[in-house]
Molecule: small-subunit ribosomal RNA
Organism: uncultured bacterium
RNA sequence: GUUUGAUCCUGGCUCAGGAUGAACGCUAGCGGCAGGCCUAAUACAUGCAAGUCGAACGGUAAAUGCCCUUUCGGGGGUAUGAGAGUGGCGCACGGGUGCGUAACGCGUAUGCAACCCACACGCUGCCGGGGGAUAGCCCGGAGAAAUUCGGAUUAAUACCCCAUGAGGAGCGAGGAAGGCAUCUUCCACGUUUCAAAACUUCGGUGGCGGCGGACGGGCAUGCGUGCCAUUAGAUAGUUGGCGGGGUAACGGCCCACCAAGUCGACGAUGGCUAGGGGAUCUGAGAGGACGGUCCCCCACACUGGUACUGAGACACGGACCAGACUCCUACGGGAGGCAGCAGUAAGGGAUAUUGGUCAAUGGGGGGAACCCUGAACCAGCCAUGCCGCGUGAGGGAGGAAGGCCCUACGGGUCGUAAACCUCUUUUGCCGGGGGAUAAGGACGGGAACGCGUUCCCGUUUGAAGGUACCCGGAGAAUAAGCAUCGGCUAACUCCGUGCCAGCAGCCGCGGUAAUACGGAGGAUGCGAGCGUUAUCCGGAUUUAUUGGGUUUAAAGGGUGCGCAGGCGGACCGUUAAGUCAGGGGUGAAAAGUUGGGGCUCAACUCCAAUCGUGCCUUUGAUACUGGCGGACUAGAGUGCAGGGGACGUGACUGGAAUGUGAUGUGUAGCGGUGAAAUGCUUAGAUAUGUCACAGAACGCCGAUCGUGAAGACAGGUCACGAAUCUGCAACUGACGCUCAUGCACGAAAGCGUGGGGAUCAAACAGGAUUAGAUACCCUGGUAGUCCACGCUGUAAACGAUGAUCACUCGUUGUUGGCCGGCGACGGGUCAGUGGCUAAGCGAAAGCGAUAAGUGAUCCACCUGGGGAGUACGAUCGCAAGGUUGAAACUCAAAGGAAUUGACGGGGGCCCGCACAAGCGGAGGAGCAUGUGGUUUAAUUUGAUGAUACGCGAGGAACCUUACCCGGGCUUGAACGUAAGACGAAGGCACAGGAAACUGUGCCGCCUUCGGGCGUUUUGCGAGGUGCUGCAUGGUUGUCGUCAGCUCGUGCCGUGAGGUGUUAGGUUAAGUCCUGCAACGAGCGCAACCCUUACCUUCAGUUGCCAGCACGUCAAGGUGGGAACUCUGAAGGAACUGCCUACGCAAGUAGAGAGGAAGGUGGGGAUGACGUCAAAUCAGCACGGCCCUUAUGUUCGGGGCUACACACGUGCUACAAUGGCGUGUACAGAGGGCAGCUACCCCGCGAGGGGAUGCCAAUCCUCAAAGCACGUCUCAGUUCGGAUUGGAGUCUGUAACUCGACUCUAUGAAGUUGGAUUCGCUAGUAAUCGCGCAUCAGCCAUGGCGCGGUGAAUACGUUCCCGGGCCUUGUACACACCGCCCGUCA
Repeated sequence: GUUUGAUCCUGGCUCAGGAUGAACGCUAGCGGCAGGCCUAAUACAUGCAAGUCGAACGGUAAAUGCCCUUUCGGGGGUAUGAGAGUGGCGCACGGGUGCGUAACGCGUAUGCAACCCACACGCUGCCGGGGGAUAGCCCGGAGAAAUUCGGAUUAAUACCCCAUGAGGAGCGAGGAAGGCAUCUUCCACGUUUCAAAACUUCGGUGGCGGCGGACGGGCAUGCGUGCCAUUAGAUAGUUGGCGGGGUAACGGCCCACCAAGUCGACGAUGGCUAGGGGAUCUGAGAGGACGGUCCCCCACACUGGUACUGAGACACGGACCAGACUCCUACGGGAGGCAGCAGUAAGGGAUAUUGGUCAAUGGGGGGAACCCUGAACCAGCCAUGCCGCGUGAGGGAGGAAGGCCCUACGGGUCGUAAACCUCUUUUGCCGGGGGAUAAGGACGGGAACGCGUUCCCGUUUGAAGGUACCCGGAGAAUAAGCAUCGGCUAACUCCGUGCCAGCAGCCGCGGUAAUACGGAGGAUGCGAGCGUUAUCCGGAUUUAUUGGGUUUAAAGGGUGCGCAGGCGGACCGUUAAGUCAGGGGUGAAAAGUUGGGGCUCAACUCCAAUCGUGCCUUUGAUACUGGCGGACUAGAGUGCAGGGGACGUGACUGGAAUGUGAUGUGUAGCGGUGAAAUGCUUAGAUAUGUCACAGAACGCCGAUCGUGAAGACAGGUCACGAAUCUGCAACUGACGCUCAUGCACGAAAGCGUGGGGAUCAAACAGGAUUAGAUACCCUGGUAGUCCACGCUGUAAACGAUGAUCACUCGUUGUUGGCCGGCGACGGGUCAGUGGCUAAGCGAAAGCGAUAAGUGAUCCACCUGGGGAGUACGAUCGCAAGGUUGAAACUCAAAGGAAUUGACGGGGGCCCGCACAAGCGGAGGAGCAUGUGGUUUAAUUUGAUGAUACGCGAGGAACCUUACCCGGGCUUGAACGUAAGACGAAGGCACAGGAAACUGUGCCGCCUUCGGGCGUUUUGCGAGGUGCUGCAUGGUUGUCGUCAGCUCGUGCCGUGAGGUGUUAGGUUAAGUCCUGCAACGAGCGCAACCCUUACCUUCAGUUGCCAGCACGUCAAGGUGGGAACUCUGAAGGAACUGCCUACGCAAGUAGAGAGGAAGGUGGGGAUGACGUCAAAUCAGCACGGCCCUUAUGUUCGGGGCUACACACGUGCUACAAUGGCGUGUACAGAGGGCAGCUACCCCGCGAGGGGAUGCCAAUCCUCAAAGCACGUCUCAGUUCGGAUUGGAGUCUGUAACUCGACUCUAUGAAGUUGGAUUCGCUAGUAAUCGCGCAUCAGCCAUGGCGCGGUGAAUACGUUCCCGGGCCUUGUACACACCGCCCGUCA
């Protein structure tokens, strides 16, 4: 960081740090110091890694010197003398590896009175005499070879014998001292036994015996030192003894005999893994991990075994045997062992040179010179690690060019970076100089002691290496990369890509605007390195000793008894084991830490101090724990007295109910369910009465009750048994608590044997339900349910809370006792059992003396989810099954509590034409219109449940128009600007053409001369109804005119959040009132606005006309009037104000009064926080993307009007409450100059021709239903009008596709409409007409308005739909259209 919408907790996963014998990728200048087969203890070619001594010995090739000889070829002798041999010492060190080993192997501390020790050191004694061989050499033989045999001869510091014995060793017996059990030491005695080697320069070296110390080893013991119990028993030389053998030495080390022991839950035996330590890494520490390099120990040397030699080995470069492998071979036989240094092959991600020197250090031999030494010292390779240095420094802004980015005439950034100027020279290169590591030995000379030692001088000895280091020279010259940039985690933009390609440690990015992919620019981090991978520790208190938990997150065993173990009351004394303090020994060195020193610094290295928390020993202390002894009574128990109880076991017994049998009465059903059916019943059921039988369970009492360890226990009586409570304080005297393993008990179901069997009832059968119904419901019904005996051993065996003890505010019930009080008892006390609560605890819920509080002791259990309580193994069981109990693999979560929402075929309250009650429709017909679908060159496009579908469109014949076909244009159809050109543009005519347009001809500007105007050309800016409404603004729909949505401060809560806003009333309303840890406030509600209903005032023209006058056939027509209507401006009026009832109030009820209007009077405008990624890029605007002789633009034609069909919205009807004809009455609101048009004439009519008024309260505009009369008489009609023929009118360039209207003729479907569904609660529905916008005209039956006539019904809120508030459950939060399970792919 990551579980959630958010929160707290639990809990896992992951990251940041450090480290490495590392590897890989990219990159790479230098030096110092270190390191370098982790794998195949795999196999090895080749070379080297252990020899040396002639001063132990015999002797000697070649060669040389000398002598002799010579046949001149040579031969002999002598001196030096290789190799080989005998002999001595060494080869057991040094070097390598980690196979084996879980062990006295290692570490640490002790012991050996049970031991050894060559060479070297100190002391002491001795070194006399003799003998026989054998290598070699010589001769001969076998064999391919390795090798070997025979014969002759020979030496020694080789071998043997004798002597000597200070002394040693063995045996015997004696004395003394000491200790540690066996014993040890010393002294003297007897007896037995044991030595030696020579060489020589005569100085010495060497040899033998003994003693001592040292060095090095051997053995034994305490303690410490992995994992698995799904390894629980192991063991016959095993354990011990006696006696022997063996060893340097103890020991069953080995052997004979005797005994039967020995080890083990404090983990034997077995299995797996592993060399151990000093140390190293990490960590605050405690711990955890690790054991490469260096040091110590061990083990091993091709594998296994064995001994020999030797002071020392059971021996890396020795031997023998066996085995595997390799090589040689003449096939008969032989040879070999790199886990030494190099090197090779193989394996592997991976690890170096077949180098130089013995100069130094060290080792072996030697008297020495010296020889040997792949030990060692050096060099080579590798960025493998650590450390140091450099790749330049200063100045330098027109902030250059260029790259990248942006809001782009400009700015930002790379960036003082570069260029340029000045300076320096580490490193590298060139030239020159130049140590220390060297002392010792030898040689020469000298000196002193005294004849070979020591000292002095000189000469000589360096692999590394002409290196380190120093000086000089030229010259910025020779030198920068890697990773990352979403959060964790420092660092951001552009382009490309489009769930593709890819990234990724975790969460997660990528589906067209990716800071997460790839590139670029920039930035960040580190830097000769940087990243990745692997592994370890840390973070992880995530195994918790330090330092965790177990009601619900994982986790208390089902319960008790109880051995071992752990823990344990109060007092005294003693001891000193634990504990504490002081001293001593040890704890190797190196490493680490601190201080200091040396390499120019550092790494590195040296010196000193410290550390090493441990073990052993000693002295002391005695509080606590332990041991021992004594004494106590508060814990525990016993006793005595009293009490309560569904406590257990056994026996006996009772009534109700059920079933069955018998019998009586009685008749048609019973039974059962949501409704039925199966079933029973006329052979008499059910019902009811009587009698009888059977088995099981025990009503009322009964309870929040009682008892029991738990499971569990209920009619009554008796017997037996047990536990428990209270009181007393007589007795015991810590006898206690807990408890792994163990033992016992342990619901239901199940199993075995034998009974029993009424009821109920798995399985099973039938009937229903259902899409199915192997279920739920019904009718039957067997195991079982009951008893006895035995087994099983599990449950949500739960208080999901182990047992015991102590302590810690209160309050209120209840059960069983006891005490006090006359009594009430609001008195006390003990043991139980409930509720509420303080503190405290807890993540919270909650717990709270019956703790989940505060402490103590013991036991059990947990460590992410799944896999899985599974597999395997073991064990128990008759079986079923139980107990114990994993891993592979997989996920990044799984989970607890609480919060806010949403949801529920949860609950409560409430509302709405939501239902119900009504009225009228839709769905059937024809037509209109929209949509889907289909068709088409195109049928442009959007809208799609409610919230699309007479919607965008409030007017598609062209235009519109976005679509299709075809013809044109390309700075373009419009506009601005700059420059240039022209005088035109335009009109007319002609030609082509469908037109646009093209071509030709004619006519054709103004001026103050600066220019204007227009056209055209060019440049710069175009244009797009192309895409994305999921990039957006704005606007809109819907929930919903629903009553809600929030904030500040305060308070509560760890927090999300709550409170307020809930509650009780009330309202249309979060409207108001009351109460209240809330008090206020905002957006909504209401009101303010418009309109309508009443009145008043003012104003009266174009409106009005009561009164007065004139006048007409009539008419406010005229004078006049200002009353009325009306118009339009300002006011008033209604507020539960009044009355009655109820109510605390708010308010409600009353056909109340009054009033034009009454409880919001009616209607409108007004739409909170938000929801639907709702709608619209095609109204407009706008980011990004796309087109640019076309996706732009223009013209003609076509299409948007298609038509098998489906749906929505409407119109007209189906008729008599009607149609038709005639007559007749009454509106409101609007519109009008390219207009509305009176009136007159013509036409049947649409309309035409005249003509007048009106820019409008002035002129124009018939209302219809209604009413009156007449006719039609129930019929596809005098209903209905579709469709079609004919003839016309009007608009318009133009009515073919595709207009409306008129006349005439024609006269289709349709006789009230299935399931279903819509609207409406009053001036509403229904019905009737009128007007307007758009508009040349109109497909308008649509939309928006206006008035006329004018109802019915609402009991009520159970149900359907939608909504509001409270509450409850939730595993939902994309929120039930959710989540999720199984099967299949």